[in-house]
Context: one part of a larger RNA
RNA sequence: CCCGCAGUGUGACGGAAAGACCCCGUGAACCUUUACUGCAGGCAGAUAUUGGUCUCGGGCAUUCUCUGUGUAGGAUAGGUGGGAGGCUUUGAAGUUUCGGCGCCAGCCGAGAUGGAGCCAACGUUGAAAUACCACCCUGAGGUUGUCUUAGUUCUAACUCCGAUUCCCGUUAAUCCGGGCGGAGGACAGUGUCUGUUGGGCAGUUUGACUGGGGCGGUCUCCUCCGAAAUAAUAACGGAGGAGUUCAAAGGUACCCUCAGCCUGGUUGGCAAUCAGGCUUCGAGCGCAAAGGUAGAAGGGUGCUUAACUGCGAGGCUUAUCAGCCGAGCAGAGACGAAAGUCGGACUUAGUGAUCCGGUGAUUCCGUAUGGAAGGGUCAUCGCUCAUCAGAUAAAAGGUACUCUGGGGAUAACAGGCUUAUCGCUCCCGAGCGUCCAUAGCGGCGGAGCGGUUUGGCACCUCGAUGUCGGCUCAUCACAUCCUGGGGGUGGAGAAGCUCCCAAGGGUUUGGCUGUUCGCCAAUGAAAGUGGUACGUGAGCUGGGUUCAGACCGUCGUGAGACAGGUCGGUCCCUAUCUGCUGUGGG
Numbered sequence: 001c002c003c004g005c006a007g008u009g010u011g012a013c014g015g016a017a018a019g020a021c022c023c024c025g026u027g028a029a030c031c032u033u034u035a036c037u038g039c040a041g042g043c044a045g046a047u048a049u050u051g052g053u054c055u056c057g058g059g060c061a062u063u064c065u066c067u068g069u070g071u072a073g074g075a076u077a078g079g080u081g082g083g084a085g086g087c088u089u090u091g092a093a094g095u096u097u098c099g100g101c102g103c104c105a106g107c108c109g110a111g112a113u114g115g116a117g118c119c120a121a122c123g124u125u126g127a128a129a130u131a132c133c134a135c136c137c138u139g140a141g142g143u144u145g146u147c148u149u150a151g152u153u154c155u156a157a158c159u160c161c162g163a164u165u166c167c168c169g170u171u172a173a174u175c176c177g178g179g180c181g182g183a184g185g186a187c188a189g190u191g192u193c194u195g196u197u198g199g200g201c202a203g204u205u206u207g208a209c210u211g212g213g214g215c216g217g218u219c220u221c222c223u224c225c226g227a228a229a230u231a232a233u234a235a236c237g238g239a240g241g242a243g244u245u246c247a248a249a250g251g252u253a254c255c256c257u258c259a260g261c262c263u264g265g266u267u268g269g270c271a272a273u274c275a276g277g278c279u280u281c282g283a284g285c286g287c288a289a290a291g292g293u294a295g296a297a298g299g300g301u302g303c304u305u306a307a308c309u310g311c312g313a314g315g316c317u318u319a320u321c322a323g324c325c326g327a328g329c330a331g332a333g334a335c336g337a338a339a340g341u342c343g344g345a346c347u348u349a350g351u352g353a354u355c356c357g358g359u360g361a362u363u364c365c366g367u368a369u370g371g372a373a374g375g376g377u378c379a380u381c382g383c384u385c386a387u388c389a390g391a392u393a394a395a396a397g398g399u400a401c402u403c404u405g406g407g408g409a410u411a412a413c414a415g416g417c418u419u420a421u422c423g424c425u426c427c428c429g430a431g432c433g434u435c436c437a438u439a440g441c442g443g444c445g446g447a448g449c450g451g452u453u454u455g456g457c458a459c460c461u462c463g464a465u466g467u468c469g470g471c472u473c474a475u476c477a478c479a480u481c482c483u484g485g486g487g488g489u490g491g492a493g494a495a496g497c498u499c500c501c502a503a504g505g506g507u508u509u510g511g512c513u514g515u516u517c518g519c520c521a522a523u524g525a526a527a528g529u530g531g532u533a534c535g536u537g538a539g540c541u542g543g544g545u546u547c548a549g550a551c552c553g554u555c556g557u558g559a560g561a562c563a564g565g566u567c568g569g570u571c572c573c574u575a576u577c578u579g580c581u582g583u584g585g586g
Base pairs, nucleotide, nucleotide: 001586002585003584004583005582006581007580008579011577012576014573015572022407023406024405025404027403028402029399030398031397032396035204036203037202038201039200041197042196043195044194045193046192047191048190049189051154052153054151055150057148058147059146060145061144063142064141065140066139068137078136079135080134081133082132085119086118087117094113095112096111097110098109099108100107101106158184159183160182161181162180166179167178168177169176207219208218209217216236220242221241222240223239224238225237243388244286245345246344250304251303252302253301254300255299256298258282260278261277262276263275264274284293285292287350289348290347291346308331309330310329311328314325315324316323320389333342334341335340356382357381358380359379360378361377362376364375365374414461415459416457417456418455420454422450423449424448425447426446427445431441432440468543469541470540471539473535474532475531476530477529478528481506482505483504484501485500486499487498488497489496508522509521510520511519512518549567550566551565552564553562554561555560
């Protein structure tokens, strides 16, 4: 060196299972509820099946009888018309008893008694006699009819029963139907319609961005910076605003100049109003900022409504949709002597497509025709459709019982990059050290190294790289714990402190805890610090963490949840290659 055999289990990011964690999908399934929308079911009402008496109450109609003092006035005059007489032995006036009304004056009715009168026209009044008749009004009572509420009752619908064996079809017998008898009874039950309730059940929804996701924040428009001197330009970059206002804060003609400072001047002061001066814009312009602006866009006064109608050459901007500027023409106007200016506001925010619907107008269409209904056109109105290019008129959650398709496009472990943080070294030397910066320390700062911490990034791996600790077995570094050799010392000696060299060997056993760590106990020369996928699970364990069960606390209406606690909880692999160990042959 080649070829074996027996082992071991380092690696082949070994095998197995299209990762169960995490994220994504306008995926799924179950579960919950004060998510949305429905459906069973419940309750209530109406109506049909459903009929008859009686009573109470109410409405309407019919008919009868009554009912009505404002003042003046015989006195309790409802209105209008007719009317010169009317009522009375079929019992007038008067007296008396009772009832009703009442504004307490009287009016009406019934009974008894009584035995011949009583009331009009006349004068007062806006209106004349309840003397008489008719039609009505207000309110009251009664009759009749009809509707209805509530109640009672009936039997014939309808329902139920025959069990000490009712009868028949009908038989040995059930069922079914009929009869008979009984109980209930227009209720119940059932159909239809309406309202209400309704996770009992069903179908679904439950946004996106995001240095993983969640929590938080944001989502449209305006201004500035970022933005690299045309325009444009991103980030969960840095700062602020808007979701309007104004009939003058618009138009026009004419006029005016602010803020600040200095000086002077009654109360009066740093600052009020007044006067003089200096200063070119620092003020003001409804509101944010920017640009602009004193030769006005700022501040006034007069007159006014162009904050008009029909249009619009040409452009800016722009994927589209939108947005913006606009001379000029016609009509009818405002102001101005006129030339002219005026189609809102110094400018840039102050907003919402389509559908659907409302309102006004209209020389449009109008299902044979005339109309109408309805539609069109013009104008206008209704959205924090704010997730603001707006999925629906209408929508929240849980899943550790979970599932599926995907992703290393994206998190948790490990690795990688980085090194803020961390550890170590060096520089400087303020100061401490009695004196003396540097025996030993070293403020404020500076330069590095390392890649053991906590992080940042998200680069391999999600068709799987098993995760803490322990056991076993280790191996390396040296920034050395012991042992070894030295320098300095604020080293007398001894014991130390500090620095340099040095990795050969060594570096304990127990108690508690799943612990690493830590605390405690006892030894020892010492009980080192780190790397090795926080070495090592195809070597072991499985106490912890991290499935399904369950309890507690807290949170939640709930399903459930909790780097909160607690008890329980399947660790598979017969070694092909490589590495290593032992051994044999050539």
Source information: Large-subunit ribosomal RNA, domain V from a metagenome, 586 nucleotides, folded computationally. RNAcentral holds the full RNA, with entries from SILVA. The coordinates come from a structure-prediction model, not an experiment, and the mean pLDDT is 83.